Predicted 3D model of a 396-nucleotide part of an RNA (large-subunit ribosomal RNA, domain III) from Marinomonas sp. THO17. RNAcentral holds the full RNA, with entries from ENA. The prediction has a mean pLDDT of 83.
Context: one part of a larger RNA
RNA sequence: GAGUAACGAUAAAGGGAGUGAAAACCUCCCUCGCCGGAAGACCAAGGUUUCCUGUCCCAUGUUAAUCAGGGCAGGGUGAGUCGGCCCCUAAGGCGAGGCUGAAAAGCGUAGUCGAUGGGAAACAGGUUAAUAUUCCUGUACUUAUGCAUAUUGCGAUGGAGAGACGGAGAAGGCUAGGCCAGCGCGGCGAUGGUUGUCCGCGUUUAAGGUUGUAGGCUGGUGACUUAGGAAAAUCCGGGUCGCCCUCUUUUAGAGAAGGCUGAGAAUUGAUGACGAGUCCUCUUUUGGACGAAGUGGUUGAUGCCCUGCUUCCAGGAAAAACUUCUAAGCGUCAGAUAUGUGUGAACCGUACCCCAAACCGACACAGGUGGUCAGGUAGAGAAUACCAAGGCGCUU
Numbered sequence: 001g002a003g004u005a006a007c008g009a010u011a012a013a014g015g016g017a018g019u020g021a022a023a024a025c026c027u028c029c030c031u032c033g034c035c036g037g038a039a040g041a042c043c044a045a046g047g048u049u050u051c052c053u054g055u056c057c058c059a060u061g062u063u064a065a066u067c068a069g070g071g072c073a074g075g076g077u078g079a080g081u082c083g084g085c086c087c088c089u090a091a092g093g094c095g096a097g098g099c100u101g102a103a104a105a106g107c108g109u110a111g112u113c114g115a116u117g118g119g120a121a122a123c124a125g126g127u128u129a130a131u132a133u134u135c136c137u138g139u140a141c142u143u144a145u146g147c148a149u150a151u152u153g154c155g156a157u158g159g160a161g162a163g164a165c166g167g168a169g170a171a172g173g174c175u176a177g178g179c180c181a182g183c184g185c186g187g188c189g190a191u192g193g194u195u196g197u198c199c200g201c202g203u204u205u206a207a208g209g210u211u212g213u214a215g216g217c218u219g220g221u222g223a224c225u226u227a228g229g230a231a232a233a234u235c236c237g238g239g240u241c242g243c244c245c246u247c248u249u250u251u252a253g254a255g256a257a258g259g260c261u262g263a264g265a266a267u268u269g270a271u272g273a274c275g276a277g278u279c280c281u282c283u284u285u286u287g288g289a290c291g292a293a294g295u296g297g298u299u300g301a302u303g304c305c306c307u308g309c310u311u312c313c314a315g316g317a318a319a320a321a322c323u324u325c326u327a328a329g330c331g332u333c334a335g336a337u338a339u340g341u342g343u344g345a346a347c348c349g350u351a352c353c354c355c356a357a358a359c360c361g362a363c364a365c366a367g368g369u370g371g372u373c374a375g376g377u378a379g380a381g382a383a384u385a386c387c388a389a390g391g392c393g394c395u396u
Base pairs, nucleotide, nucleotide: 013031014030015029016028017027018026032393033392034391035390040373041372042371043370046353047352050351051075052074053073054072055071056070060068061067080141081140082349083348084347086119087118088117092113093112094111098107099106100105122139123138124137125136126135142345143344144343145342146341147340148339149338150337151336152335153330154329158325159324160323161322166312167311168310169309172305173304174303177299178298179297180296181295182203183202184201185200186199187198188196204273205272208268209267210266215261216260217259218258219244220243221242222241223240224239225238226237228236229235245255246254247253248252274294277290278289279288280287313316359368360367375387376386377385378384
């Protein structure tokens, strides 16, 4: 220079009360403003205690601070079902033997790891200052194993099926959600009106069990046979014949029945829970008790049926779980199936932030950051505008 520039989005504040040494900034109440496909809610990654409570204000906070993601102390994360671990494999890694190399080492078979994928099972309500599909209440489900009973050909590291998948397009059936009416409870307005075709609030209930619908796919079954499935097979594939309903244009075709699958609805779950509100206790708190209505119509998804259907060429993972077949073997055993009953389900994560003041950017930085949810009015719309729930007014 200079007590100058600046104090980090122009979403915005004002009043009252409280606390305190001190209040523009903290807390409570009222009014105002901003977001509302987000500036709300929930996860993954990442962070790692920042979460909650008490207390403090040197420093940190672009000002002050009684406040804080700051200091100090104490507390907080509860699982058979959520995610991991586990079983399985992809790209890729490692790699017994092996090949190559002077060596270091490189490649690679069997194998073994490796999720961002496949594989069993839980919902509703309540509760804490801070956790909850984890605790509690109620109602469920899965799997392993022991025992009992009944029946019985069981058995794999092998075979077969299945798992098992692309893009685009179209239609139908539903549901979540919304809206309206009805119903229940409450109100009658400090200003002209408001007992009315008025106003406000509520009208909520899951998984699971039973049933098997709209729809989708498909002929079924028995016998015999068989150069294939590395051996075997009663399994799969190929072939022949028989039986099973109807119709027709009767060497053939179409359909039905049956079978498999399949949203939703109905019923149960629920004589339960929740519930506007009312009453009692109370210093504003808090705690307790009681508890009405709880129906219908309409609209309607980008969600479900649908891993479906139609169509196209660029032809769209693998393996295990699962089902089935036998080999070796075992065959009064072991094993398998069904029912009942008992027991077990360990370990790790779980707080909090998560389009952000807590992650990545040296900062409490106008930047960056994958997924899910998706209310009302107007609108084609997830545009836009104004609002709800909820959250904020961006620390001079």